The RNA shown here (transfer RNA) has 72 nucleotides and comes from a Candidatus Peregrinibacteria bacterium.
It was read from a public genome assembly.
The coordinates come from a structure-prediction model, not an experiment, and the mean pLDDT is 83.
RNA sequence: GGCGCCAUCGUCUAGCGGCUAGGACAUCAGAUUCUCAAUCUGGUAACCGGAGUUCGAUUCUCCGUGGCGCUA
Numbered sequence: 001g002g003c004g005c006c007a008u009c010g011u012c013u014a015g016c017g018g019c020u021a022g023g024a025c026a027u028c029a030g031a032u033u034c035u036c037a038a039u040c041u042g043g044u045a046a047c048c049g050g051a052g053u054u055c056g057a058u059u060c061u062c063c064g065u066g067g068c069g070c071u072a
Stems, first nucleotide, its partner, number of pairs: 001071007010025004018055001027043005048064005
């Protein structure tokens, strides 16, 4: 250089064009406890950037950026 795959809460991830963007862990608050841990309840927190298609894009297309792999 060529080809392919991937990018979503702090982390790991689900999401077949209309979802309140879900879950686990973490975190915060409360309950419980003499205290801590454990347990229970609740909360905060995310779609890599730009353009296009579409009534509507996290989802499809293109271009970038970053990562991984194969190949030379």

Rfam family: tRNA. Rfam links the family to the GO term triplet codon-amino acid adaptor activity. It is annotated as a transfer RNA.